Context: one part of a larger RNA
RNA sequence: GGCCUAUGGUGGAUGCCUUGGCGCAAAGUGCCGAUGAAGGACGUGGGACACUGCGAUAAGCCUCGGGUAGCCGUGUACAGGUGUUGAUCCGGGGAUUUCCGAAUGGGGAAACCCGAUAGAGGCGAACCUCUAUCAUCCUUAUGUUGAACACAUAGACAUUUGGAAGGGCACUCAGGGAACUGAAACAUCUUAGUACCUGAAGGAAAAGAAAUCAAAGAGAUUCCCUUAGUAGUGGCGAGCGAACGGGGAACAGCCCAAACCGCGCAUGCUUGCAUGUGCGGGGUUGUAGGACCGGUAGAAGGGAGCCGACUGGCUAGUAGAACAGCGUGGGAAAGCUGACCAAAGAGGGUGAUAGUCCCGUAUACGAAAGCUGGAAAGCCCUGACCGUGUUCCUGAGUACCGCCGGACCCGUGUAAUCCGGUGGGAAUCUGGGGAGACCACUCUCCAAGGCUAAAUACACUUUGCGACCGAUAGUGAACAAGUACCGUGAGGGAAAGGUGAAAAGCACCCCGGUGAGGGGAGUGAAAUAGAACCUGAAACCAUAGGCCU
Repeated sequence: GGCCUAUGGUGGAUGCCUUGGCGCAAAGUGCCGAUGAAGGACGUGGGACACUGCGAUAAGCCUCGGGUAGCCGUGUACAGGUGUUGAUCCGGGGAUUUCCGAAUGGGGAAACCCGAUAGAGGCGAACCUCUAUCAUCCUUAUGUUGAACACAUAGACAUUUGGAAGGGCACUCAGGGAACUGAAACAUCUUAGUACCUGAAGGAAAAGAAAUCAAAGAGAUUCCCUUAGUAGUGGCGAGCGAACGGGGAACAGCCCAAACCGCGCAUGCUUGCAUGUGCGGGGUUGUAGGACCGGUAGAAGGGAGCCGACUGGCUAGUAGAACAGCGUGGGAAAGCUGACCAAAGAGGGUGAUAGUCCCGUAUACGAAAGCUGGAAAGCCCUGACCGUGUUCCUGAGUACCGCCGGACCCGUGUAAUCCGGUGGGAAUCUGGGGAGACCACUCUCCAAGGCUAAAUACACUUUGCGACCGAUAGUGAACAAGUACCGUGAGGGAAAGGUGAAAAGCACCCCGGUGAGGGGAGUGAAAUAGAACCUGAAACCAUAGGCCU
């Protein structure tokens, strides 16, 4: 020095565990904000810090309910208090709620500085403190003023009414809008109308009652399954990719403009008409409907409006069956013996594996207060039909066309349909659009105004579940985690779980620096479970012995 054996050290794999995650399902809930939000800063405890809670009334105040013996949040004990005159705790409602922040009296390098007006306090003029008000824009009304320009009007100012602003994970709609990538290169194409930016809104949003489809007829929209990877489209490459029809979820339909009638106002003048405008009635349709004219009725019905008897749910909770002995063990819930309950043998805990020990479970109940679903009655609103005619009305810079783009399965193609830009530019029911160039016939619908719940998307809450993970996994985060730390900043972003059944966390003695660490003693089933604490692999390092060189 090598190998082997034994015993240790180091190290933290593995096994076991789970406070935390991940996913799915069902039900429910869904906006907050000038009455100052979201988010923060600073404070607040008997005493240091961090988290949690709270706000100078500061781990809390009042009240209404629940509940019952302890309580003063966690790490975490001590001191001192509090509670059967019902505390702590749980739930409903209310009060307080510093400063910053849209931040709004002015300023500002956020959490700070400086004011004005009125009132109050300190003997109070100066000074300090407290309370209230004081930003901007839009809007309602009133008043005072007041140009060009004489009256007037515009405008200005003051007071006043209502509103806006800012935030919101994801979901929605709209305005903009990539590239890497794929095409085995690359340019049309694809990625993709995706990512991202911006605006707007809501608990959903959007869409929506046919100028739709179809070819038998159907009858708003939305979502799911299918049709179907079909028809198509496509450097006919890569790829992209419908609809009709069928089956379900949910269902709901309406209101204006106009014709015509009436009223008010303004203007014009020929002084009772015209025009314009506002309001009310009327009216809303495609087997055309309505107005006008004539006639009959005055209520059945409808309502998405108000109120709401009654009845569910949510926000605390309540009751809830049935076991003993022996013996092993530190410990019984294991074993043995004999019982019992079961609408409850789901699950968790308890010193090992418990239907009958504890929490629960099946089942049955429960709300003063707030929220929410359904809903009778009532109130309110609305609300009918027939006939004749061809006089009037039925959404115009619209439809449509040329050119140029975009959306549609559809890349210009035979390219209809829809939308935009630009230049032209109709008809008026004997009218107009569509049925994939275009024309005819036939069928079908009525554009150029608007509203509309549900089924749907997402997030959160509650409950349940998992051939989901089990600490290098599962969220980045099971721990003071978006923390420590890094970065001027935008931003990036960790590591880190386990003594024991119970702290019973080693009194006392000894060595040592009044150390660290250790040896006794003691606790404990166990201390090679001693806090660097379950198990404790390997690499690596020692000690002792053996063999070889």
Predicted 3D model of a 549-nucleotide part of an RNA (large-subunit ribosomal RNA, domain I) from an Anaerolineales bacterium. Taxonomically the source falls in Anaerolineales (Bacteria, Bacillati, Chloroflexota, Anaerolineae).